């Protein structure tokens, strides 16, 4: 950095999902150690128990207990005095607003930054100036008492103060009035009046005068810390668009530390808001933290700064300072006590506890450090802090050994059985000792305080003090610290996850769509590198996955950095307002912009640099660096703003000019309908075909006349205008807007345009006309399986005209407006210029073609989708859904705006190849038409499916069925029953014992065996043994017609004898791909020949091989026989011959070569010579790339899988011939072109030794006999060829047809013919009179018809494979069925139309929405109540200090009670908001084989 998924494939668009980093996590398996952080994210939930804020006797009154001393006594002791040392408790002073928690609220000046205060305060602390005088009366506490259960309240009596009061004094200060000067509002200065306000002591030393020291009072000022103002910055939501009465401002007051509608009276009628008010939601803000090249995005845990809170609310006092976490009042909630009267309480301090929860820790030690409160000080108190404890929760560190070790051990585990692999791994041998055990050893964290001695400096009259300094100088939770040294001993210490791609890393078993897996595609159906397990591998490491959450890859919201013709995506169109943006020249200004310099941007983080812990993590030092605010000097392009000015920008006049432009009017002809009226007569009408329908009551037709709506033929044009929608008969009237030409004036007046406002087709809505065609609804008629439909006859809103809503469209160029710039070519419209004209030139439109350029491609291309600018709208996968809600708008249809849940991995663009159309062109084939004959009917033959059976072995199945099988009675055979066997029927070998082989019989039996007997004893070698065989024991292993043709090989069907499939280089495309192979002609043929960015191969065609037709030569027996001779009744029979047939071997022949003729003069077609044979002569054999997961495991071969006293093997006997039925091949018939009887000629190819078999006799025959001739065959035999012809017969009949079936009686082959052969006499004599719907085969020596032969075979063909002989008919032609080839177009198909795919119903399951209702929350308003308290009245009560007064008493003040405003928390109603639930109801989504149809995609069958 990227990568994986859409498709057969491409290339684009898109979204998904991955790979990387981070965590306050959490859960699985596992776990040695140690550093250094960190740990209730949930329920601001509710807490038992400890502790967390005190402290000062040098501020007071006192002072238990204690220690000393004295005194007194009845001394055991008790009591007083006095000192010392103080617990508890008070009054008093300071602290208890710091420290510590917490994230509920808060969308605010909370909170960051930056400024303001001339609007303000600040205890303690530092500093200035001056001061600190005379009085005074209470009061806690304490005694006594009362109430009470307590909490706690009271009475009375008396005391102190650094408590609390008064009077004096007043440099400053405050506060009013005046005036003066500065100046920025209430600021600073300066001067005059007035007024009214202060205090406290305590310690210590003293020469007793005083001075020191702390404290106290005023004041000036600093510091710090806090208020309050202001510009900036600060989430989401417009499906929150209006809000607001103290609201805005003014006076005058209250109030406050201080400004202010903060508050209150009065007057005014303001004030915020589309630059987002105000509603709702959410959320403490920031340094920073996590990502991230970066710019962003996330995120606010620790550490820090700053707010807010303290059980929920309200409220005040004190106090410098709080509306106070451990202070107080009240009011709710909850918990605790209680003598029921009343009272306590607030861990979101530290620890702990419940509960909740996937989840977070010790009721620890110390106050040694550091920090904080009081204190002169010691020193008290600190759960702040310091540590240790628990937890892998992260970081970062170290180890679990090193080294040597091949017999490459053993075991595992693959394995083609040689071997590889685990693996130098192990064991072994040699060595360390970090950890770990045990042991002793041992820093730093301590700084200095009080004390103490010394030194110095200021003042002073000393002393005591103050200041600065030296030395000693008590204190350690941690803690058995950390680190050192020593001893023992490899000794204590490794696992998670993954190995189909992505993504490093592969193999074997188990399983068999099951069991799992899974991040994203996707894996599992019997050969799973994906599922489990094992070996190996791979990654990381005291850790590894796994989940979750952020960011990132995502340029996938895009500023950096995207889009909008078809992928998502231009508003239907114009006018315009706020915005926004704007032509030139000068000058000004300095807001923006440029450049400097100062503030400021806390510390911590990060970043570079060095240091400290062994090293890191971790911590500390310096440094750079911070976006941005804020004050200031400068500058003058640019943009902004003044201001004067220009004319090109844009606009006004005047002149021409073209249009269906926009409204009204009146006109007018042609069809339609309809209505009147002649003429006419029998149909009209409408369709693929009909039928509703009209018409004998006169229609269609045709003539004449009327009537009425509505549209305007021809011209009519990729012509014209219009913003767009849209606009077409002529004239006329009003009216806009365009062009172009040339003068003249305005002077930037301009583009764009969120809201708005107006236009807006068809449709449709309301009133009111109006209705002739047409024509939704709606009716009947066809069609159909059905037709709520395509078609046909009718027909109503409506179409039309007024006024008025609607407000939409594939309202498309799917292309926003403007303005500027960039080759040309070709047409047309309308203008001005030029020209004699032809024709050129230029301005405005249109419309093609195409350069650059651009695009995924398709394409655009001066009318851009190409380079720019300016400004609007719009877009973020698919589906849910343009659907709910909500708000508007509208009579209503319904428009505008417009989500989620939940689901999927894709949806989509262009363009490729193929495959496909009930798309086109072209061509071809017994496709089709023309013909012959046939098959489906009938009887049999066989094969097949079903059925049946103990078995009917198996296997073929459109391309399978007279198929494997070229021949099932036994064997065959694989089946089924019964009976044997078990190294085996059969192959190899090894051990051990024997024995030649081998032949014969006999007995038991179905038989297979079994038993007996009998005859026999290889080879070589003296032998011993060897080889050879044979059978018996054991043992390797034989053997299986047992699965699995979907693991395979081989071999076959098949498209198809169709004309096709590729390749190499080149050249086109971003790329799949294309060119070549298209294209014009031709051909059976991608076969020729011509053209072209192609040039050339290659596998198929065609040819080479064989048959077969002629013919030459050469050679003739067993073939022939002309021509001689000979001979028979005949016969090449015989001699002989080598001509002829004829056999078989070489050749020869035909090649569009020749001729004319068409075609481009080509290729090649047509016609003709000649020729046995003509345009491939006729027939075989040969089957291209590839298609069917076609067949075939049962020819064979073969993986792997299963059987092994059986799934093997042997025998007997049965089945594979069953039979209601169905189908495919056939035979043989239904006859007269025939049966039948007689008679008669003519072949070819074959076969034969386990053979074929004359000829003779027998037998009606089918065969027999036999010592049977001949023949291993051109020699001999099978072997009479048949139909054909002759002749008679039968005369349309179920026959002299046809023979099926049965009955006898036979023949053959064979151990054997019952299941189960075939023949063959005799007799029997079935259906069946040419065969529905349908479908086959043939194009010439073929179809048709005849009959021969061979293979298998012992027999057993109507089948198969050859043989020959008799011999027709058609063929227009390619519309059209079927296959099949080439070009094209469409496609949403690609498993490829037997495709793909849409809807409703019924099923389950999920979210959602509406829901009579209910049951909550928070806010709103209106009133009612109204605690506590602040504040205000008020003389009922009380009342020490001051006043007056001799005194009574009175005043001035406080206080209680009262009384009002304010006001929390209740309460009542109101209507809105929102959340939970809900019977019911609605659509939606998801869900391997559910029901109906076919709507789309091809012209999808009605585009």
């Nucleotide at each position: 950095a990227g990568a994986g998924u859409u498709u057969g494939a491409u290339c684009c668009u898109a979204g998904c999902u991955c790979a990387g980093a981070a965590c306050g996590a959490a859960c699985g398996c596992u776990g040695g150690c140690g550093g250094c952080g960190c740990g209730u994210c949930u329920u601001a939930a509710g807490c038992a128990u400890g502790c967390a804020a005190g402290u000062c006797g040098a501020g007071c009154g006192g002072u238990a207990a204690g220690u000393c001393g004295g005194u007194g006594c009845u001394u055991a002791g008790c009591a007083c005095c006095g000192a010392u040392c103080u617990a508890g408790a008070g009054c008093g002073g300071c602290g208890g607003a710091c420290u510590g928690g917490u994230g509920a609220g808060u969308a605010a000046c909370a909170c960051g930054u930056g400024g303001g205060u001339g609007a303000u305060c600040u205890a303690c602390c530092c500093c200035u100036a001056g001061g600190a005088u005379u009085g005074g009366g209470a009061u806690a506490g304490c005694c006594a008492u009362u109430a009470g259960a307590a909490a706690u309240a009271g009475u009375g009596g008396g005391u102190a103060a650094u408590a609390c009061c008064a009077a004096a004094u007043a440099u400053g200060a405050u506060u009013g009035u005046c005036u003066g000067a500065u100046u920025a509002u209430g600021g600073u200065c300066a001067g005059a009046c007035a007024a009214a306000g202060a205090a406290a002591g305590g310690a210590g030393c003293u020469a007793a005068g005083g001075c020191u020291c702390c404290a106290c009072c005023u004041u000036a000022g600093g510091a710090u810390g806090a208020g309050c103002c202001c510009g900036c910055g600060c989430c989401c939501u417009a499906u929150u668009a209006g809000c607001u009465a103290g609201u805005u401002g003014g006076u005058a007051g209250u109030g406050u530390a201080a400004u202010g509608g903060a508050c209150u009276a009065c007057c005014a009628a303001g004030g915020c808001g589309a630059u987002g008010a105000u509603u709702g939601g959410u959320a403490g803000c920031c340094g920073g933290c996590c990502u991230g090249a970066g710019a962003g995005g996330g995120c606010g845990a620790a550490c820090g700064g700053c707010c807010a809170c303290a059980c929920u609310g309200g409220g005040a006092c004190u106090g410098a300072g709080a509306u106070a976490c451990g202070g107080c009042c009240c009011a709710g909630a909850c918990u605790c006590c209680u003598a029921c009267g009343g009272g306590a309480g607030g861990c979101a301090g530290c620890a702990g506890c419940u509960g909740a929860g996937a989840a977070u820790a010790u009721u620890c030690c110390g106050c040694a450090a550091u920090g904080g409160a009081c204190g002169a000080a010691a020193g008290u108190c600190u759960g702040a802090c310091g540590g240790a404890g628990c937890g892998a929760c992260g970081c970062c560190g170290c180890g679990u050994g090193g080294a040597u070790g091949a017999u490459g051990a053993a075991g595992g585990c693959c394995g083609a059985g040689a071997g590889g692999u685990u693996g130098u791994a192990a064991a072994g041998u040699c060595c360390u000792u970090u950890u770990a055990u045990u042991g002793a050893u041992g820093a730093a964290g301590a700084a200095u305080a009080a004390a103490u001695a010394g030194g110095g400096a200021a003042g002073g009259g000393a002393a005591u003090g103050u200041c600065c300094u030296u030395a000693u100088g008590a204190u350690g939770a941690c803690a058995u610290u950390a680190g050192u040294c020593g001893a023992u001993g490899a000794a204590u210490a490794a696992g998670c996850c993954c190995c189909g791609g992505c993504u490093a890393a592969u193999u074997a078993c188990g399983u068999g769509c099951c069991a799992g897996c899974a991040g994203c595609c996707g894996c599992g159906g019997u050969a799973a590198c994906a599922c489990g397990u094992a070996a190996g591998g791979g990654g990381c490491a005291a850790g590894c996955g796994u989940u979750g959450u952020u960011c990132g890859g995502a340029a996938u919201u895009a500023u950096u950095g995207g889009g909008c013709g078809u992928a998502a995506a231009g508003g239907g169109u114009g006018c315009g307002u706020a915005g926004g943006c704007g032509g030139u020249u000068u000058u000004a200004u300095a807001a923006g912009c440029c450049c400097g310099g100062c503030g400021u941007g806390a510390a911590a983080u990060a970043c570079c640099a060095g240091a400290g812990c062994u090293u890191a993590a971790c911590u500390c030092u310096g440094g750079a660096a911070c976006a941005g605010c804020g004050c200031u000097a400068g500058g003058a392009a640019c943009u902004g703003u003044g201001a004067a000015g220009c004319u090109u920008g844009a606009g006004u006049u005047a002149u021409g000019g073209a249009g269906a432009g926009g409204g009204a009017g009146u006109u007018g002809g042609a069809a339609u309908u309809c209505c009147a009226g002649g003429u006419g007569u029998a149909g009209g009408g409408g369709u693929g075909a009909a039928a509703u329908c009209u018409g004998u009551a006169g229609a269609u037709a045709u003539c004449u006349g009327g009537a009425a709506g509505a549209a305007c033929a021809c011209c009519g044009g990729u012509g014209g205008c219009g913003a767009a929608g849209g606009c077409g008969a002529a004239c006329u009237c009003c009216u806009a807007g365009c062009c172009a030409a040339u003068a003249a004036c305005u002077g930037a007046c301009g583009c764009u345009g969120a809201g708005g406002c107006a236009c807006g087709a068809a449709g449709g809505u309301g009133c009111g006309g109006g209705g002739a065609g047409c024509a939704a609804a709606c009716a009947g008629g066809a069609u159909u399986a059905g037709a709520u439909a395509c078609c046909c006859u009718g027909g109503u809103a409506g179409u039309c005209c007024g006024c008025a809503c609607a407000g939409u469209a594939a309202a498309c160029g799917a292309u926003g407006u403007g303005c500027a710039c960039u080759a040309g070519g070709u047409g047309u419209u309308g203008g001005a210029u030029u020209u004699a004209g032809c024709g050129a030139u230029u301005c405005a439109g249109u419309a093609c073609c195409g350069a650059a350029a651009u695009u995924a491609a398709c394409g655009u291309g001066a009318u851009a989708a190409g380079u720019g600018c300016a400004c609007c709208g719009u877009c973020u996968g698919g589906g849910g859904a343009g659907u709910a809600u909500g708000c508007u708008c509208g009579c209503a249809a319904g428009g505008g705006u417009g989500a989620a849940a939940c689901u999927c991995a894709a949806a989509g663009g262009a363009a490729u190849u193929g495959a496909c159309g009930g798309g086109g062109g072209c061509c071809c084939g017994c496709a089709c038409a023309a013909g012959c004959g046939g098959u489906g009917g009938a009887g049999c033959a066989u094969g097949u499916g079903g059925u049946u059976u103990a078995a009917u072995u198996c296997g073929a199945u459109g391309u399978a069925c007279g198929c494997g099988a070229g021949g099932a009675a036994c064997c065959u055979u694989a089946c089924c029953u019964g009976g044997g066997u078990u190294u085996g029927a059969c192959a190899u070998c090894c051990u051990g014992a024997g024995g030649a082989a081998u032949a014969u019989g006999a007995u038991a039996g179905a038989g297979a065996u079994a038993u007996c007997a009998u005859a026999g004893c290889g080879u070589a070698g003296u032998a011993a043994u060897a080889c050879g065989u044979c059978g018996c024991a054991g043992g390797a292993c034989a053997g299986g017609u047992g699965c699995u043709g979907c693991a395979u090989g081989g071999c076959u069907g098949u498209c198809g004898u169709c004309a096709g499939c590729u390749c190499g280089u080149g050249c086109c495309g971003u790329g799949a791909g294309g060119u070549g192979u298209u294209g014009g002609g031709u051909u059976a043929a991608g076969u020729c020949c011509c053209g072209c960015a192609a040039c050339g191969a290659g596998c198929g065609c065609a040819a080479c091989c064989c048959c077969u037709a002629c013919u030459a030569c050469c050679a003739g027996u067993u073939a022939c026989u002309a021509a001689c001779a000979g001979g028979u009744u005949a016969a090449g029979c015989u001699g002989a011959g080598a001509a002829c047939u004829c056999u078989g071997g070489u050749g020869g022949a035909a090649c569009u070569g020749c001729c004319g003729g068409u075609g481009a003069u080509a290729a090649a077609c047509c016609g003709g010579a000649g020729g046995a044979a003509g345009g491939c002569g006729g027939g075989g054999a040969c089957g291209a790339c590839g298609u069917c997961a076609a067949g075939u495991c049962a020819u064979c071969a073969u993986g792997g899988c299963c059987c092994u006293u059986a799934u093997g093997u042997c025998c007997a006997g049965g089945g594979c011939u069953a039979c209601a039925c169905a189908c495919g091949u056939g035979c043989u018939a239904c006859a007269a072109u025939g049966g039948u009887u007689a008679g008669u000629a003519c072949a070819g190819a074959g076969u034969g030794a386990u053979g074929c078999a004359a000829a003779a006799u027998c037998g009606u025959g089918a065969g027999a006999u036999a010592u049977a001739a001949g023949c291993a065959a051109a020699u001999c035999a099978c072997a009479g060829a048949a139909a054909a012809c002759u002749a008679a017969u039968c005369a349309u009949a179920g026959u002299c047809c046809g023979g099926a079936u049965u009955g006898a009686a036979g023949u053959c082959u064979g151990a054997a013919a019952c299941u189960c052969g075939a023949c063959u006499u005799c007799a029997u004599g079935a259906a069946g009179u040419u065969g529905g719907a349908a479908u086959c085969g043939c194009u010439a020596g073929u179809a048709a018809u005849c009959g021969c032969g061979c293979a298998u075979c012992a027999g057993c063909a109507u089948g198969g494979c050859g043989c020959g002989g008799u011999g027709a008919a058609u063929g227009c032609g390619u519309u059209c069925u079927c296959g099949g080839g080439c070009c094209u177009u469409g496609u949403a198909c690609a498993c490829a139309c037997c495709g793909c795919c849409c809807g409703u119903c019924a099923c389950a399951c999920c979210a959602u929405c509406c829901g009579a209702g209910u049951u909550g929350g928070g806010g709103a308003u209106a009133c009612c109540c109204g605690a506590a308290g602040c504040c205000a009245g008020u003389a009922g009560c009380u009342u020490a200090a001051c006043c007056u007064g001799u005194a009574a008493a009175g005043g001035a003040g406080a206080g209680c009670g009262u009384u009002g405003u304010c006001u929390a928390a209740g309460g009542u109603a109101u209507g809105a908001c929102u959340a939970g639930u809900a019977a019911g109801g609605a659509g939606g989504g998801u869900g391997a084989a559910g029901u109906c149809g076919u709507a789309a995609c091809a012209a999808g069958g009605u585009a």

Predicted 3D model of a 1503-nucleotide RNA (small-subunit ribosomal RNA) from a metagenome.